A computed fold for a 1529-nucleotide RNA from Faecalibacillus intestinalis, annotated as small-subunit ribosomal RNA. Lineage of the source: Bacteria > Bacillati > Bacillota > Coprobacillaceae > Faecalibacillus.
C1' cells in the first nucleotide's frame, strides 16, 4: 500500500445403529388481518378484493399591455376603476390516478439515424412595406319542454386573405472536399416557390425602451424510428406463414420500411423451441441469503399502457387527447315521448365486495406548474392538520432506604417454604401529564416607497448592482424555555413435556379438550381447564397468511445412479459437445491500460443537522455494457507439417459367430408281425386310465417328428438377445507378429435407423414327445391348486407382425494412470525340453484407495478427463386423459386431486422357523405300577338359592389359601339392635368402683332390679375403673395386585448372566463367552486380541454310610455275682447315645488321549470317581399370584360398606372335570398261631395295670414334664386251617335298628361301634401320569391342625423289583450357525375380494356457458379517393366566367351486430370405473422361515378372492451333495 468482516443446528422411521430420504421447528421480512391489551412523542405508511357503480363539492385556467360590445361606480367630463358574455392568444398533450391489457409496436443495457421532428427557452443574423374582404358579440324575427338552434341586419382585431422583399426549400448543371456504403457538406449559375402584427410606457416628437411578430442558422430540451443483448411456464402446443419473404414502380409519413397499392419471384420462421395456450405491466430497487442464488415489483423515482366498452379522426409544436369531438354498445338520469345529458383508475366522500385500508379538513405561507409586462389569478400538484400501535425510532409508568421476612394467596414432610425489599413505611426527584407565563426557525423573494452607484447617452421611461423602510405564516400560540402542584393519570401479552428459557397444586378421567412436529388425556396429567409460581418480550404480545433462509431437499459454487429413487435391452450413426505432437499468421474468446455510460433516490464508507434515534443533508465507492490501445501462453480460426491415437497392407491363428443346403446315430411314440399271459401303470397311500377283442414285457421290420448323450470346462464366439451331432457353400468380427502405406481420418451421441429371449398375433405347412385351457381321479372343512391319468392351442418350419423380461454384473461408452499372488483360453519370443518374458481375453484371492455398510479392488464401485441417459419422500400410478405405434393383445410418452409421516438400504442384538449341526433331561424308547370305566371321599365349573362369602385359572387353578365351616371361625343371607362406637389417644363433668353373685325380660345380644365393693396423698388432688356429653377421630375381609412394599410360583438346580481394562467397528455392537477336546456343570485343558474379575456351578452347612478318641444315664451286658425279669451289684469291652477327629484326593497301577484336561480298566478300601439325600434357586421372564396373612398410596362408606347378637348358609344337585381311597380277587379273602421297626407326641396332657362291655367305650388313677412312664398290639412277611373261580366266604356303597364319644348344642351338619341290608364293579375306549435303586411297587406307624372330625398333608421305618439297545421320532432346555418383511417378538406380521360410511377423481346420453379465430351477410362515424347537378366574400378576369373551396352523393377500408360449422376451455349430469381413508364386519391365508408347492420378472390362459398353471428368464432362494477355483496348514 492492497484485500477481507464471511457460513451454528434440532425433532421425527428402529428394540437399538449407521445411511438415504421426506415432513416439522428455531431466524428475518410484510401496504397485512384477527384475538387480548393500550400512556406520550417524532418520522413514515394506509382498497393488495370489484379496471364494480357512483350522490355532492372541488381538481385548468388566464390575459383589458390583442379586439369590439354591454352594465355599474367615480369624475376635474379628458377619463379612470370594476364586472359580464363574446372574438383572439397561450395553456389545456404538463401536473394527478390506475395496472385492465401487453411475453413484445413494452422494459433494461449498449449502440445507430448520412432516414427524422421539436412550441415555449438561450445565442446569432436579417426583416416587419403596402392592401383587402368578412364574422361572433349585438339588434330584429323565429323553432324547441330542454339541450340547442335558424334567418335577416350592424361591427373590431395581433382573427382571416392576396401582393412586394428574403441568405430557406425543390429541380438542372459545373467545381472541388470528405465518408465503410447508400451518400454528406461547401461554392457558383439558371429556374420555381415560401413571411410578418402589433401593444404598453417615455419623449426634447427626431426617436428610444420593453413585450410580442416573421424568416434563417446553432444550442438545449423533449420526442420518433432502427439494431443487438437480457429477463416466465407448458412439447400431453411441432410445425407456422399469403402482405406472408424479397424485388421494381408508385403512394404515404417528420422520417426509414409491405406502412399501403400494382406487378414479378417463392420465399421467410422453427428443436439455440417457431406457432399456440396459460400467466404477467417492465426497471431502478425491496426482502432474504456468507455468497451464488431465490422471491417480490406497495410507498419514492424512470419508462410504458389505459381513462365506462369498442372504433375513428379533428385541432395542434406535441394527442388519435382522464375532467375535448364524432359514431356504435351496455348502464344511469331528465323529458312535454319529439328528444337530450353523463362517465371519480384526480382529491375528499357513498354504496357494494371483502379478513382488510383514513377527513365530503386548512392553505396557496413554502416548493413547483399555467396565464399575464406586472400586480395578480388559478393550482385536491403540493405544504400542513385529522383518523389508524399499520410500521420504525425514542421516552415514561418512579429512585434510594426498608425484615416484624407483616397480611393475603399458594404449596407443605405441618417443621415450614414461596411470592419477597416486593408491599406498607421513611427520604427524594419531576421525564411525562396538568395549570400558568414567555415563545421561535421555517420569510427568500416579487412588488411598493426611498437612497446610492455603474455603463452608454443630449434627456426621459429604462437596465444592472447595493443599502434602508413598511409588509407577507395554513401549520399555530406549534416546537422549545421557565415556574407551580403532585408518585400523583399511565402494564400488558404469550409461554412453562422435548425441540425451547421457564413447575407445582386442584378439577377432569380417551370425556371435555390440546397440538408446529413427535405426541398428551382411559383416577395420582409438569402436555386439557383453573390457581400460585416461573420464563420471555414489553405499549405491545400472540395467532393466521405469504416470501427467503435453514434445504448441499434441483447441488455453477455444491448432490447422486451395484443393493436406498436413478445406466436406456443392445448397437450403427447425422446434428451437437469434446479432442494427439510441433510451427506460422491474424487476434474472435481470454488477460490488461484508458475513455464513455452506469439518472436521482436507495445500499455501503466517512462526516453533519434535528436533546438521542428513527429521519434528513453533504462527500466518496460498483458490477454490467460500449469504444479504444496493448499482450499472445491457453481455447477457437486459417495455412503448412509429424506419427505415438485411428485405419490400411502382408503373414499367421483359434472359435457352439451368422445364413443356406445336405447327411447321421441313440431314444420316445405309433403301425405290422412273432413269442407270451394276467396284469400293467401310477402314488405318501390310492383311484381315474390301459388290458383276455391279449395289454405291460420281449424280438424283427417300418413310419414320423423333435432334440443332438459322452466330449463339456467360472472353456470358446458374438454388440446384446443368444449360439452345441457331422459335412459342404457363402459370409461378419477378433487376436498375434511385422512396421510397407494414409496422416488425427478420433471419442461420445438428442432425434433417426437396425437388431432384439419367451409368450402372443396373421397366412400356409407340420405335429413324435411335452403341455396353458379343459375333463376325470385323489387330497381337503372347501381345493377353481400342489399329486395322478388323459389332453387342445402352442412348442417345429416358411413368410409377416409384436418390441417387451430379474433383457442383470440390478454396474452406459471411451481414454490414461495406480501393490502383488495364483489358475485358465488363444498367439508370439525363448529353450534340447523346461523355467522365464510378452500381447489379447477369462476367473479367484488380496494391498492402497473407496463405500452407509455389504462389498469393489488393473475386467474398480480407486484416481482423473470427455460425451450421453436417468433420479429428487411414500401411496395414488406406470394409473387417467391426450398423442404416436400395433391386426389385436398391448407398447411408448405420462400427470393431478387426495391420503400419510413416514416409505426405504445395509448392518446389529434378540425372538422365531413345518432351516441345519452338536448336546442334555423318566423327553422318547425298554420296563414296573397307575389314571381315564365302578362306588365313595375331596376340590372346581355350572346350575340353584335369601345366602350358597371371597380368592386361585394351561403347564405354574382344581385333597389349592383351608395344619381340620355343627355355634365360634365367618368375611355371606334373614331378623332384632348400637352410633365417639367392639378397639386407640386426648378434653370436661359425675361416681367409687371394676369384677362377681342372684332375679326379671328377650330367640339371644341389649336392657332392668338387688347385693357386694379400691389404692396413694403434702387433703389441694392424683392413679385406676365405670358412666353422661362434645368433638378431633375410631372402624371397613369396601375398590384398585394394572399405583406399591414384602412374600411366593415358574422357566430351573437349567448353566447360564455380566463387568473392568484393552482391541476391532463411523455406530448399534463385537471380542472375552467363539474354536478343538472334556465334564453333571461357562467343569477343566489347549489354542486364540485378549487379560482379568463378579453373580451363578462346585466346595464350605445339615442328615446318612466306616472308624478312632473322650464320656457312660434313664441306654448296653462279654466276663463275675444276683433276679421271675439288666431286676440288682458291677463293668465300658459291645450296641447305642453325642462331642471331637480320621477317611476319598483320579492319591496309586495299566491303557487311551495331544507329554493336557480327562476317560476306561484294576488294586486297596466301609465307601471310587459328585458315595446317597437335603438346604442352597444367578441376570432375568410372565403388568404371573396375593390390598382376604401383614404393611401401604389414592378413591369410597361414616345412625353405615362400621359394631353386637340369634338363626340360616359356606355341606344345595340334572350334570361336567381334576386329585385320591376302596375294589373287581387265589401272588387272594377269612380264621388261628407266633415274630421283627423307626421316628415322633404327652400336663386343661399322655393315661398303665385291674374290672365291666361282643364292640365303640366305661370305670380306675399307678407312672410320667419323659433314652426312665404312657400313647403303643406295628403291618405286610412267616406257620397252619378253610374257601376253589362264582358277582363268590370277592367287593363294600346304600339303607334300617340299636349304641358310644366329644361338645351349651351332633336336625340341617360330626366321628366311631354292633347287628342286619349287600349296589356298581369281573382290570377299564380315545387319551394320559409317575418312576432308573434301597428307587418303583407294597405294608403298616407317627405328628401338626384339633373339644370332636382325614381316604388329605407332612414325616417314619418294614418287605423290596424290572428295564435302559439307543437318540430316528414326541416334549422341554442349552450352545453354534443360517433365513426373516417378526421386536407387543409366530398366539408375530400380513394380502385380496365382498359389505357399510365418507372424500377426491376418470368415463358418461348430454346440458349450460366462456375465449380466440375462420367463412359469409350487414355496415355507423371517419380519413383517403371519385363526383353529374347544387352552393360560395377575399385571388385572376376581356365580367361570360375561371382557379380554389364547401355541403351533398358515392367507392375501398372498417367497429359493433347477424348467420354458420369447427377449435380450445370451464361448470354440471342419470349411471358407472377404479382409488384413498375409516378400534373391534365376512371369506379365505397369497407373501415374510425351505412361510409349509422357494420367491420374483415378462407373457398367455383360467379362477369368489388373495391367486393357480404353461413357456422363457433372474437369484434379490433355504438345505444337502458333487464339480471347479481360491485361502490356510
Nucleotide at each position: 500500500a492492497c484485500a477481507a468482516u464471511g457460513g451454528a443446528g434440532a425433532g421425527u422411521u428402529u428394540g437399538a445403529u449407521c445411511c438415504u430420504g421426506g415432513c416439522u421447528c428455531a431466524g428475518g421480512a410484510u401496504g397485512a388481518a384477527c384475538g387480548c391489551u393500550g400512556g406520550c412523542g417524532g418520522c413514515g405508511u394506509g382498497c393488495c378484493u370489484a379496471a364494480u357503480a357512483c350522490a355532492u363539492g372541488c381538481a385548468a385556467g388566464u390575459c383589458g399591455a390583442a379586439c369590439g360590445c354591454u352594465u355599474c361606480a367615480c369624475u376635474u367630463c379628458g377619463g379612470u376603476g370594476a364586472a359580464g358574455a363574446g372574438u383572439g392568444g397561450c395553456g389545456a398533450a404538463c401536473g394527478g390516478g390506475u395496472g385492465a391489457g401487453u411475453a413484445a409496436u413494452a422494459c433494461a443495457u449498449a449502440a445507430g439515424u448520412a432516414a427524422c421532428c421539436u412550441g415555449g427557452c438561450a445565442u446569432c443574423u436579417a426583416c416587419a412595406g403596402g392592401g383587402g374582404g368578412a364574422u361572433a358579440a349585438c339588434u330584429g324575427a323565429u323553432g324547441g319542454a330542454a339541450a340547442c338552434g335558424u334567418c335577416a341586419g350592424c361591427u373590431a382585431a395581433g382573427a382571416c386573405c392576396g401582393c412586394a422583399u428574403a441568405g430557406g426549400u425543390g429541380u438542372a448543371g459545373a467545381g472541388a472536399u470528405c465518408g465503410c456504403a447508400u451518400g454528406a457538406a461547401c461554392u457558383c449559375u439558371a429556374u420555381a416557390u415560401g413571411a410578418a402584427a402589433a401593444g404598453u410606457g417615455c419623449u426634447a416628437c427626431g426617436g428610444g425602451a420593453c413585450u410580442g411578430g416573421u424568416a434563417g442558422a446553432u444550442g438545449a430540451u423533449g420526442g420518433a424510428c432502427u439494431u443487438a443483448u437480457g429477463g416466465c411456464g407448458c412439447a400431453u402446443u411441432a410445425g407456422c406463414u399469403g402482405g406472408u419473404u424479397g424485388g421494381u414502380a408508385g403512394g404515404g409519413u417528420a422520417a426509414c420500411g409491405g406502412c399501403c397499392u400494382a406487378c414479378c419471384a417463392a420465399g421467410g420462421c422453427g428443436a439455440c423451441g417457431a406457432u399456440g395456450c396459460g400467466u404477467a405491466g417492465c426497471c431502478g430497487a425491496c426482502c432474504u441469503g456468507a455468497g451464488a442464488g431465490g422471491g417480490u415489483g406497495a410507498c419514492c423515482g424512470g419508462c410504458c399502457a389505459c381513462a365506462c366498452u369498442g372504433g375513428g379522426a379533428c385541432u395542434g409544436a406535441g394527442a388519435c387527447a382522464c375532467g375535448g369531438c364524432c359514431c356504435a354498445g351496455a348502464c344511469u338520469c331528465c323529458u312535454a315521448c319529439g328528444g337530450g345529458a353523463g362517465g371519480c383508475a384526480g382529491c375528499a366522500g357513498u354504496a357494494g365486495g371483502g379478513a382488510a385500508u383514513u377527513u365530503u379538513c386548512g392553505g396557496c405561507a413554502a416548493u413547483g406548474g399555467g396565464g399575464g409586462a406586472a400586480a395578480c389569478c388559478c393550482u385536491g400538484a403540493c405544504c400542513g392538520a385529522g383518523c389508524a400501535a399499520c410500521g420504525c425510532c425514542g421516552c415514561g409508568u418512579g429512585a434510594a432506604g426498608g425484615a416484624a421476612g407483616a397480611a393475603g394467596u399458594a404449596a407443605u414432610u405441618c417443621g415450614u417454604u414461596a411470592u419477597g425489599u416486593a408491599a406498607a413505611c421513611u427520604u427524594c426527584u419531576g421525564u411525562c401529564a396538568u395549570a400558568g407565563a414567555g415563545g421561535a426557525a421555517g420569510a427568500a423573494c416579487g412588488g411598493u416607497g426611498g437612497a446610492u452607484a455603474u455603463a452608454g447617452g443630449g434627456a426621459a421611461u429604462g437596465a444592472u448592482a447595493u443599502c434602508c423602510a413598511a409588509g407577507u405564516g395554513a401549520c399555530g400560540g406549534u416546537a422549545c424555555u421557565c415556574u407551580a402542584u403532585a408518585a400523583g393519570a399511565a402494564a400488558g401479552c404469550c409461554a412453562c413435556g422435548g425441540c425451547u428459557a421457564a413447575c407445582u397444586a386442584c378439577g377432569u378421567g380417551c370425556c371435555a379438550g390440546c397440538a408446529g412436529c413427535c405426541g398428551c388425556g382411559g383416577u395420582a396429567a409438569u402436555a386439557c381447564g383453573u390457581a400460585g409460581g416461573u420464563g420471555g418480550c414489553g405499549a405491545g404480545c400472540g395467532u393466521u397468511a405469504u416470501c427467503c433462509g435453514g434445504a448441499a431437499u434441483u447441488a455453477u459454487u455444491g448432490g447422486g445412479c451395484g443393493u436406498a429413487a436413478a445406466g436406456a435391452g443392445g448397437g450403427a450413426g447425422c446434428a451437437g459437445g469434446c479432442g494427439g505432437c510441433a510451427c506460422u499468421a491474424a487476434g474472435g474468446g481470454u488477460c490488461u491500460g484508458u475513455g464513455g455510460u452506469g439518472a436521482a433516490a436507495g445500499a455501503u464508507c466517512g462526516a453533519a443537522g434535528c436533546u438521542u434515534a428513527a429521519c434528513u443533508u453533504c462527500g466518496g465507492u460498483a458490477a454490467g455494457c460500449c469504444a479504444u490501445g496493448g499482450a499472445a501462453a491457453c481455447c477457437g480460426u486459417a495455412g503448412a507439417g509429424c506419427u505415438a491415437g485411428a485405419g490400411u497392407g502382408u503373414g499367421u491363428g483359434a472359435g457352439a459367430g451368422g445364413a443356406u443346403c445336405g447327411u447321421g446315430g441313440a431314444a420316445u411314440u405309433c403301425c405290422a408281425u412273432g413269442u407270451g399271459u394276467a396284469g400293467c401303470g401310477g402314488u405318501g397311500a390310492a383311484a381315474u386310465g390301459c388290458g383276455u377283442a391279449g395289454a405291460u414285457a420281449u424280438a424283427u421290420g417300418g413310419a414320423g417328428g423333435a432334440a443332438c448323450a459322452c466330449c463339456a470346462g467360472u472353456g470358446g464366439c458374438g454388440a446384446a438377445g443368444g449360439c452345441g451331432a457331422c459335412g459342404a457353400u457363402c459370409u461378419g468380427g477378433c487376436g498375434c507378429a511385422u512396421a510397407a502405406c494414409u496422416g488425427a481420418c478420433g471419442c461420445u451421441c438428442a432425434g433417426u435407423c437396425c437388431c432384439g429371449a419367451a409368450a402372443g398375433c396373421g397366412u400356409g405347412g407340420g405335429g413324435a414327445g411335452c403341455a396353458a385351457a379343459u375333463a376325470g381321479g385323489a387330497u381337503u372343512a372347501g381345493a377353481u391348486a400342489c399329486c395322478c391319468u388323459a389332453g387342445u392351442a402352442g412348442u417345429c418350419c416358411a413368410c409377416g407382425c409384436c418390441g417387451u423380461a430379474a433383457a442383470c454384473g440390478a454396474u452406459g461408452a471411451g481414454u490414461a494412470c495406480u501393490a502383488a499372488g495364483u489358475g485358465u483360453u488363444g498367439g508370439g519370443g525363448g529353450u534340447c525340453a523346461a523355467a522365464c518374458c510378452u500381447c489379447a481375453g477369462u476367473g479367484c484371492u488380496g494391498c492402497a484407495g473407496u463405500u452407509a455398510a455389504c462389498g469393489c479392488a488393473a475386467u474398480a464401485a480407486g484416481u482423473a478427463c470427455u460425451c450421453c441417459g436417468c433420479c429428487u419422500g411414500a401411496g395414488u400410478a406406470g394409473u387417467a386423459c391426450g398423442u404416436u405405434c400395433g391386426c389385436a393383445a398391448g407398447a411408448a410418452u405420462g400427470a393431478a386431486a387426495c391420503u400419510c409421516a413416514a416409505a426405504g438400504g445395509a448392518a446389529u442384538u434378540g425372538a422365531c422357523g413345518g432351516g441345519g449341526g452338536c448336546c442334555c433331561g423318566c423327553a422318547c424308547a425298554a420296563g414296573c405300577g397307575g389314571u381315564g370305566g365302578a362306588g365313595c371321599a375331596u376340590g372346581u365349573g355350572g346350575u340353584u338359592u335369601a345366602a350358597u362369602u371371597c380368592g386361585a385359572a394351561g403347564c405354574a387353578a382344581c385333597g389349592c389359601g383351608a395344619a381340620g365351616a355343627a355355634c365360634c371361625u365367618u368375611a355371606c343371607c334373614a331378623a332384632g339392635u348400637c352410633u365417639u362406637g367392639a378397639c386407640a389417644u386426648c378434653c370436661c363433668c359425675c361416681u367409687g368402683a371394676c369384677c362377681g353373685a342372684u332375679c326379671c325380660u328377650u330367640a339371644a345380644c341389649c336392657g332392668g332390679a338387688u347385693c357386694u365393693u379400691u389404692c396413694c396423698u403434702u387433703c389441694g388432688g392424683g392413679a385406676c375403673a365405670g358412666g353422661c356429653g362434645a368433638g378431633a377421630c375410631a372402624g371397613g375381609u369396601g375398590g384398585u395386585g394394572c399405583a406399591u412394599g414384602g412374600u411366593u410360583g415358574u422357566c430351573g438346580u437349567c448353566a447360564g448372566c455380566u463387568c473392568g481394562u484393552g482391541u476391532c467397528g463411523u455406530g448399534a455392537g463385537a471380542u472375552g463367552u467363539u474354536g478343538g477336546g472334556u465334564u453333571a456343570a461357562g467343569u477343566c485343558c489347549c489354542g486364540c486380541a485378549a487379560c482379568g474379575a463378579g453373580c451363578g456351578c462346585a466346595a464350605c452347612c445339615c442328615c446318612u454310610g466306616u472308624u478312632g478318641c473322650c464320656a457312660g444315664u434313664u441306654g448296653c451286658c462279654a466276663g463275675c455275682a444276683u433276679u421271675a425279669a439288666g431286676u440288682u451289684g458291677g463293668g465300658g469291652a459291645c450296641u447305642c447315645u453325642g462331642g471331637c477327629g480320621a477317611g476319598a484326593c483320579u492319591g496309586c497301577c495299566g491303557g487311551u488321549g495331544a507329554c493336557a484336561a480327562g476317560c476306561c480298566g484294576g488294586a486297596g478300601g466301609a465307601a471310587g470317581g459328585c458315595g446317597g439325600g437335603g438346604a442352597u434357586g444367578a441376570c432375568g421372564u410372565c403388568a404371573a399370584a396375593u390390598c382376604a396373612u401383614c404393611a401401604u398410596g389414592c378413591c369410597c362408606c361414616u345412625u353405615a360398606u362400621g359394631a353386637c347378637c340369634u338363626g340360616g348358609g359356606c355341606u344345595a344337585c340334572a350334570c361336567a372335570c381334576g386329585u385320591g381311597c376302596u375294589a373287581c380277587a387265589a401272588u387272594g379273602g377269612a380264621c388261628a398261631g407266633a415274630g421283627c421297626a423307626g421316628a415322633g407326641g404327652g400336663a386343661a396332657g399322655c393315661g398303665a395295670a385291674g374290672c365291666c362291655g361282643c364292640g365303640a367305650g366305661g370305670u380306675g388313677g399307678a407312672g410320667c414334664g419323659a433314652a426312665a412312664c404312657c400313647c403303643a398290639u406295628a403291618a405286610a412277611a412267616c406257620u397252619g386251617u378253610u374257601c376253589u373261580c362264582a358277582g363268590u366266604u370277592c367287593g363294600g356303597a346304600c339303607u334300617g335298628c340299636a349304641g358310644u364319644c366329644u361338645g351349651c348344642a351332633a336336625c340341617u351338619c360330626g366321628a366311631c361301634u354292633g347287628c342286619a341290608c349287600g349296589a356298581a364293579g369281573a382290570u377299564g375306549g380315545a387319551a394320559u401320569c409317575g418312576c432308573u435303586a434301597g428307587u418303583a411297587a407294597u405294608c403298616g406307624c407317627g405328628a401338626a391342625u384339633c373339644a370332636g372330625c382325614a381316604u388329605g398333608u407332612c414325616g417314619c421305618g418294614g418287605u423290596g423289583a424290572a428295564u435302559a439297545c439307543g437318540u430316528u421320532c414326541u416334549c422341554g432346555g442349552g450352545c453354534c450357525u443360517u433365513g426373516u418383511a417378526c421386536a407387543c417378538a409366530c398366539c408375530g406380521c400380513c394380502c385380496g375380494u365382498c359389505a357399510c360410511a365418507c372424500c377426491a377423481u376418470g368415463a358418461g346420453a348430454g346440458u349450460c356457458g366462456g375465449u380466440a379465430a375462420c367463412a359469409c351477410c350487414c355496415g355507423a362515424a371517419g380519413c383517403c379517393g371519385g363526383u353529374g347537378g347544387c352552393c360560395u366574400a377575399a385571388c385572376c378576369g376581356c365580367a361570360a366566367g375561371g382557379a380554389a373551396g364547401g355541403a351533398g352523393c358515392u367507392g375501398u377500408c372498417u367497429a359493433a351486430g347477424g348467420u354458420g360449422g369447427g377449435a380450445c376451455u370451464g361448470a354440471u349430469g342419470a349411471u358407472u370405473g377404479g382409488g384413498g381413508u375409516g378400534a373391534a364386519g365376512u371369506c379365505g391365508u397369497a407373501a415374510c422361515a425351505a412361510g409349509g408347492u422357494a420367491u420374483c420378472c415378462c407373457u398367455a390362459c383360467g379362477g369368489g378372492a388373495a391367486c393357480g398353471u404353461g413357456g422363457g428368464g433372474a437369484u434379490g432362494g433355504a438345505u444337502c451333495a458333487c464339480c471347479u477355483c481360491c485361502u490356510u496348514u